Source information:
Model confidence (mean pLDDT): 76 of 100. Bacterial RNase P class A from Gammaproteobacteria bacterium RBG_16_66_13, 458 nucleotides, folded computationally. Taxonomically the source falls in Gammaproteobacteria (Bacteria, Pseudomonadati, Pseudomonadota). The model forms 93% of the base pairs in the Rfam consensus. The gene name in the source record is rnpB.
[in-house]
RNA sequence: CAGGCGGGCCGGGCGACCGCGCGUGGCCCCGAGCUUCGGCGACGGGCCGCCCGAGGAAAGUCCGCGCUCUUCAGGGUGCGGUGCCGGGUAACACCCGGGCGGGGAAACCCGCGGAUAGGGCCACAGAAAACGACCGCCCCGAGUCCUGAGCUUGUCGAAGGGCGAGGGGUCAGGGUGAAAAGGUGGCGUAAGAGACCACCGGCGGGUCCAGCAAUGGAUCCGGCCAGGCAACCCCCACCGGGAGUAAGGCCAAGCAGGAGCGACGCCCGCACGGCGGGCAGGGGGCGACCCGUUCCCUCUGAGCUCCGGGUAGGCUGCUAGAGCCCGACGGUAACGCCGGGCCGAGAGAGAUGGUCGCACAGGCGCCGUGCUGGGGACGAAGGGCCCUGAGCUUCGUCGAAGGGCCGUAAACCCGGUUCGUCGCCGGACAGAACGCGGCUUAUAGGUCUGCCUGCCUG
Numbered sequence: 001c002a003g004g005c006g007g008g009c010c011g012g013g014c015g016a017c018c019g020c021g022c023g024u025g026g027c028c029c030c031g032a033g034c035u036u037c038g039g040c041g042a043c044g045g046g047c048c049g050c051c052c053g054a055g056g057a058a059a060g061u062c063c064g065c066g067c068u069c070u071u072c073a074g075g076g077u078g079c080g081g082u083g084c085c086g087g088g089u090a091a092c093a094c095c096c097g098g099g100c101g102g103g104g105a106a107a108c109c110c111g112c113g114g115a116u117a118g119g120g121c122c123a124c125a126g127a128a129a130a131c132g133a134c135c136g137c138c139c140c141g142a143g144u145c146c147u148g149a150g151c152u153u154g155u156c157g158a159a160g161g162g163c164g165a166g167g168g169g170u171c172a173g174g175g176u177g178a179a180a181a182g183g184u185g186g187c188g189u190a191a192g193a194g195a196c197c198a199c200c201g202g203c204g205g206g207u208c209c210a211g212c213a214a215u216g217g218a219u220c221c222g223g224c225c226a227g228g229c230a231a232c233c234c235c236c237a238c239c240g241g242g243a244g245u246a247a248g249g250c251c252a253a254g255c256a257g258g259a260g261c262g263a264c265g266c267c268c269g270c271a272c273g274g275c276g277g278g279c280a281g282g283g284g285g286c287g288a289c290c291c292g293u294u295c296c297c298u299c300u301g302a303g304c305u306c307c308g309g310g311u312a313g314g315c316u317g318c319u320a321g322a323g324c325c326c327g328a329c330g331g332u333a334a335c336g337c338c339g340g341g342c343c344g345a346g347a348g349a350g351a352u353g354g355u356c357g358c359a360c361a362g363g364c365g366c367c368g369u370g371c372u373g374g375g376g377a378c379g380a381a382g383g384g385c386c387c388u389g390a391g392c393u394u395c396g397u398c399g400a401a402g403g404g405c406c407g408u409a410a411a412c413c414c415g416g417u418u419c420g421u422c423g424c425c426g427g428a429c430a431g432a433a434c435g436c437g438g439c440u441u442a443u444a445g446g447u448c449u450g451c452c453u454g455c456c457u458g
Stems, first nucleotide, its partner, number of pairs: 001454010013358006020053002023050007033040002055429001059440002062438005067244004079240005084098005099112005113235002118233002120229003134174002136170005143163004150156001151154001182200005201225001203222008248316004257307005265279006280298007323342005329336002362425004367420002370417006383406005391398001392396001
């Protein structure tokens, strides 16, 4: 420098103006209530100023927890989940370390209980997908054809050969498929075959060694050998009650309900279980008091007080937490522990936005510039080497013409890239709603760092 494999971080900046939400300070309005009558003033509202105001995924809601209610959540069944081993953690389907298997030249990446407990399934192709016979190979073979020894000369017929319905053996070979019933060699056979033998591979078991374990190594034995799917049921081990902050808790208008207090009257009329009117009394309005006026009511109860449940509404839960940063120590690590420092949104139909300007990343394009790749180049001219050898006052390590091989350049054409000037474009995915730990998915661009392979230079 080129190509590749991992890990971490940022993910827009600055300024001006307008706007939104929480909090807070000042001023103003309203004024429950208190009052020593001077005032003080809750709640609410307005204006101004200040502070703070989304994310690495706030997302999907897929796991695991906290918290709350439910019956003190304890046992069984069902159901759901997890799944090599050890560790970490509040817990996990997460993380770390290890084991085995697979991919890669490597860095590195991916996967993980049981298919010999049992049931079930295996598209297409193929004979057969687990009770494998399509072709091929081999054996038997009714029958038929050819040839025809022979003699009893016939529709006779030994031996031999060809074809062959049908029956059987065989998994060595062909072909199909993602996958085909261990591999190679021998022995064996009618042909074959783990049928048998040797070696190799694989599986299971015993013993010893290493390891906490998964597992690995050594050795012996066995049957010769076992297809795949458990995200189909299932088996084994372990884990899990259910519902979610609209959980839950508190306060509490109005209406309805219950209890109490309450004017405990008079007169008149009428169609007389009642209705109407007047006076009196009770309560309310007309800003306060008196008068006046007006409305409602007087036992079928106006109004007032209290009570329980509780709607609207309000408060809370609610953001200081398994928190973040730095350092020391323990641990291979995940992580733990100790010390110091910091506070970083809390809305409730749901704020965190918009416009403009500036510069920096970045992208595209024109031009210039340096470097470089390919073509030109099946290699020009010149050169070197080899073959050949016309020739010579010189016979040589001479040498014309010719042939072969090696090897090289430029113009020009097509690209790549560095730097510079100019012009245009110019932020990705996406937004809290109880909180936290993970996983997964989306993400323009930038930046830092470790490692692997190849080439060159020192």